[in-house]
Context: one part of a larger RNA
């Protein structure tokens, strides 16, 4: 390298668009680059290799003859690939008509609770914990009734429901907008599938400036507990959580399962979205098609577990990644970042 893998043993980029490359539907026409076929000459011999044949076998030694490589030419062929020209609709796509959705951006409005603050009533504890102390409280707390402020989340419905590429998304309305899915059949005509680089989005934390700042809270200080306690508990409590505008770019970013496409039992009627026949005034019910999501399970697959039309099952395409265990996701160096810290990534040496 060839290979042989990538749910969980090493091993699917976090996601997606998209360049260059690679791979591509159906009929015909041409052409012959690649294919095949012949033929040329060559590849010293000596090995290899196939037929023989000699040494008593064998190693060994003689004969002969072939494979497979690259060359040359208007030699053949014409299925496949690959060009050419022309169609043509079953891939993709557009237009039409309907339909679900917590899908995105903005802006607008809402209760319900917590805390604080002001006023009434009230008069001694509260609160906390395994049990306590720290700590609010006669400067009137806790309770309780009105009031005002202010910030943050959205009780119930709610669901193995739903939408999104992922990350994610839920109180309401209102406005911009992005995709999907069914239906009928109108148009384009291969316009496609991957996708090295690139680009974009990318939970939390985190970082810059600035505005906030209720709660609950890394850090910090107290009580406590222990031998100690740098911890679990208790009481305070700042950053940060929330907005804005820019940054970082990584997670057990998970289905630990890259994408597209064909193919291959069946049942559950579970859902969830939309047709559609049967019936019918309409609903309900049943049949059943196309999308979407889940269970069970057949062949097969599997080291087992399990997977099984949503494959981990057969099959082709294309990306990406693995090659004993530490050392190491470490050094060096290089890119980008404000920093944190990303990325990319050895070796000695050692079991």
């Nucleotide at each position: 390298u060839u290979g042989g893998g990538c749910g969980u043993a090493a091993a699917g980029c976090a996601u997606c668009u998209g360049u260059a490359g690679g791979u591509g539907a159906c009929u015909u026409u041409u052409u012959a680059a690649g294919u095949u076929c012949g033929u040329u000459g060559u590849c010293a011999a000596a090995u290899u290799c196939c037929a023989g044949g000699g040494c008593u076998c064998a190693a060994c030694c003689c004969u002969g003859g072939a494979c497979a490589g690259g060359u040359g030419g208007u030699g053949a062929a014409a299925a496949c690939u690959a060009a050419u020209a022309a169609g043509c609709u079953a891939g993709a796509g557009u237009a039409c008509g309907g339909u679900a959705g917590g899908g995105g951006c903005a802006g607008a409005g809402g209760g319900a609770a917590u805390u604080u603050c002001c006023g009434g009533u009230g008069g001694a504890g509260c609160g906390a914990u395994g049990a306590a102390a720290u700590g609010c409280g006669u400067a009137g707390a806790g309770a309780u009734c009105g009031g005002a402020a202010g910030g943050a989340a959205c009780c119930c419905c709610a669901a193995c429901a739903g939408c999104g590429a992922a990350a994610g998304c839920a109180c309401u309305c209102u406005g911009c907008u992005g995709g999907g899915c069914c239906g009928a059949c109108a148009c384009u005509a291969a316009c496609a599938c991957u996708g090295a680089g690139a680009g974009a989005c990318g939970a939390a934390a985190g970082c810059u400036a600035g505005a906030g700042g209720a709660g609950a809270a890394a850090a910090u200080g107290g009580g406590a507990u222990u031998a100690g306690a740098g911890a679990c508990c208790c009481c305070a409590g700042u950053a940060g959580u929330c907005c804005u505008a820019g940054c970082c770019g990584u997670a057990a970013a998970c289905g630990a399962u890259g994408g597209a496409u064909a193919c291959u039992a069946a049942g559950u009627g579970g859902c969830u979205g939309u047709g559609u026949g049967u019936a019918u005034c309409c609903a309900c019910u049943c049949g059943u098609g196309c999308a979407a999501c889940g269970c069970u399970g057949u062949a097969g697959c599997u080291a087992a577990c399990a997977c099984g039309u949503u494959a981990a099952g057969u099959a082709u395409c294309c990306c990406g990644c693995c090659u004993g265990g530490g050392g190491a996701g470490u050094a060096c160096g290089u890119u980008a970042g404000c920093a944190a810290g990303a990325a990319u990534g050895a070796a000695a040496c050692u079991c």
The part of an RNA shown here (small-subunit ribosomal RNA, central domain) has 351 nucleotides and comes from Lathyrus sativus.
The source organism's lineage runs through Eukaryota, Streptophytina, Magnoliopsida, rosids and Lathyrus.